[in-house]
About this RNA
Two RNAs folded together computationally: RNase P RNA and transfer RNA, 482 nucleotides in total.
RNA sequence: GAGCUGGCCGGGCGGCCGCGUCACCAGGCCCGAUCAACGUCGGGCGAUGGUGCCGAGGAAAGUCCGGACUCCGCAGGGCAGGGUGGUUGUCAACGGCAACCCGGGGUGACCCGCGGGAAAGUGCCACAGAGAACAGACCGCCUCGCGUCUCGGCGCGAGGUAAGGGUGAAACGGUGGUGUAAGAGACCACCAGCACCCCGGGUGACCGGGGUGGCUCGGUAAACCCCACCCGGAGCAAGACCAAGAGGCCCCGUCCCCGGACGGGGCUGCGCAGGCGUUCGAGGGCGGCCCGUCCGAGUCUGCGGGUAGGUCGCACGAGCCUGUCGGUGACGGCAGGCCAAGAUGGAUGGUCGCCGAACGGUGCGCCGUGAGGCGCCCGGGAACAGGAUCCGGCUUACAGGCCAGCUCGU
RNA sequence: GGGCGCGUAGCUCAGCGGGAGAGCACUCGGCUUACACCCGAGCGGUCGCAGGUUCGAACCCUGCCGCGCCCA
Numbered sequence: 001g002a003g004c005u006g007g008c009c010g011g012g013c014g015g016c017c018g019c020g021u022c023a024c025c026a027g028g029c030c031c032g033a034u035c036a037a038c039g040u041c042g043g044g045c046g047a048u049g050g051u052g053c054c055g056a057g058g059a060a061a062g063u064c065c066g067g068a069c070u071c072c073g074c075a076g077g078g079c080a081g082g083g084u085g086g087u088u089g090u091c092a093a094c095g096g097c098a099a100c101c102c103g104g105g106g107u108g109a110c111c112c113g114c115g116g117g118a119a120a121g122u123g124c125c126a127c128a129g130a131g132a133a134c135a136g137a138c139c140g141c142c143u144c145g146c147g148u149c150u151c152g153g154c155g156c157g158a159g160g161u162a163a164g165g166g167u168g169a170a171a172c173g174g175u176g177g178u179g180u181a182a183g184a185g186a187c188c189a190c191c192a193g194c195a196c197c198c199c200g201g202g203u204g205a206c207c208g209g210g211g212u213g214g215c216u217c218g219g220u221a222a223a224c225c226c227c228a229c230c231c232g233g234a235g236c237a238a239g240a241c242c243a244a245g246a247g248g249c250c251c252c253g254u255c256c257c258c259g260g261a262c263g264g265g266g267c268u269g270c271g272c273a274g275g276c277g278u279u280c281g282a283g284g285g286c287g288g289c290c291c292g293u294c295c296g297a298g299u300c301u302g303c304g305g306g307u308a309g310g311u312c313g314c315a316c317g318a319g320c321c322u323g324u325c326g327g328u329g330a331c332g333g334c335a336g337g338c339c340a341a342g343a344u345g346g347a348u349g350g351u352c353g354c355c356g357a358a359c360g361g362u363g364c365g366c367c368g369u370g371a372g373g374c375g376c377c378c379g380g381g382a383a384c385a386g387g388a389u390c391c392g393g394c395u396u397a398c399a400g401g402c403c404a405g406c407u408c409g410u
Numbered sequence: 411g412g413g414c415g416c417g418u419a420g421c422u423c424a425g426c427g428g429g430a431g432a433g434c435a436c437u438c439g440g441c442u443u444a445c446a447c448c449c450g451a452g453c454g455g456u457c458g459c460a461g462g463u464u465c466g467a468a469c470c471c472u473g474c475c476g477c478g479c480c481c482a
Stems, first nucleotide, its partner, number of pairs: 001408009011355007019055002022052005028045007057384001061395002064393005069235004076291004081231005086100005101115001102113004116226002121224002123220003138165002140161009173191006192216001194213008239312004247268010270304007283295004319338008359379003363376005411481007420434004428465001436452005458474005
């Protein structure tokens, strides 16, 4: 100087004004007890004022995976469907993560891989090319026959041949030799690769070595498919409780035109129409279909009407921080400390002052031959973005800054 | 919260993994006195973006971006 990997931070301080939850205080209102009354005590409410604590993120995001939690009459078999795909480990679980193996890229640090199976089957391989999958004679090479002939050859026909040329992403092992008319795993040696067997190492993926065999087997599964493993559904609008509710029934009171109106209370939780049903069983649960099994007197559709509130779930959790131990590591064990938002039209803001990174300057000074660098001054003024049941990941966005380790070149 | 679909020329859309296309629009020429219709020719593309599989990707896979629809 050029890079690679990992981690951390991601504006700071102060003044004033303001927002949200919670706690406390003041004051107010309501209820109850006591009292002749004033008052006192207890409880509740929220419009108010004050004080105090706390108050978004590394991604809160996308909602791509996996769970916790809750409910659905514990969810059986087959088929279909979806997902995953080297090995070992880790984790609550995962498609995450770690280490290793294999393949590819890079001089290297290191990076990338949906990385099972193509000798189970089917499909596809455009154009070019003679031939594209148990292939193929276009040129070439060689033999024979005929014709011609300047006796080298040339032309035509019949055949042999995959060594050479040419096409293509891919042409049915490579090199050398034997052999042959020319050739060919036809044969031989070596090499590459495949299948099987044996030995050694490793938990394993796999690696190293040896032997045998036929001589060689294309690619594509992010094409269908096959194999192995996994998968019940729905989701905090889950779900639980309280209040209210349209309509109906009953009771009490008042009024009068004597069976109605109004008011109050209690119970239930709406009305109308139609279809299918009540052991000849509709409908529903077991995600889809079939079987099987269970519940079962309602259920479905249309129209009309009512409610649109509150509390819990809901912030102590696979939690965070520090130290230490085990492990190469992901991670785990132990000890100590900490409690850190909970809104519901949705709270984190505004303004001022100081400091301030990037960046800009036809400003000044110094260094350097130079590109340029350093210091001062002036201006400038902070990226992506915001919770909504919670957690573990992944992915994506991000002005910039800091730290650590490593590689290559000089 | 759950599910589905789309993105290709200015617009509307086709497109079995192999040459990127059609209609309308636009431009030019012809026809006409002129315009329209009609005829002929032409222009026009990041196949939403990035990465991968493959000899080869608009198409297959993955991740993003934008838009639309349905259910509770």
It holds a member of the Rfam family "Bacterial RNase P class A". The family's RNA type in Rfam is ribozyme. Rfam links the family to the GO terms ribonuclease P activity, tRNA processing and dimeric ribonuclease P complex. Its mean pLDDT, the model's own confidence on a scale to 100, is 76.